[in-house]
RNA sequence: GGGGACGUAGCUCAGUUGGGAGAGCACCGCUUUUGCAAGGCGGGGGUCGUCGGUUCAAGUCCGAUCGUCUCCA
Repeated sequence: GGGGACGUAGCUCAGUUGGGAGAGCACCGCUUUUGCAAGGCGGGGGUCGUCGGUUCAAGUCCGAUCGUCUCCA
């Protein structure tokens, strides 16, 4: 320098045919216990890497770009 994959909550990851942004763990509150842990109930937390485009509507489609991993040279 060229090809490919990945980027979504604090962490690990789902997200179907373009229309509700989610799960587990973690965190907070309540409950429970003599107390702790576990359990139960509830809650907070998101520029979906960034910029632009298409569309009534984009995490999802298109282009560029940044980062990580990998292959080739």
A computed fold for a 73-nucleotide RNA from a Pirellulales bacterium, annotated as transfer RNA. The organism belongs to Pirellulales, within Bacteria. The prediction has a mean pLDDT of 81. Rfam family: tRNA. It is annotated as a transfer RNA. The sequence was found in a public genome assembly.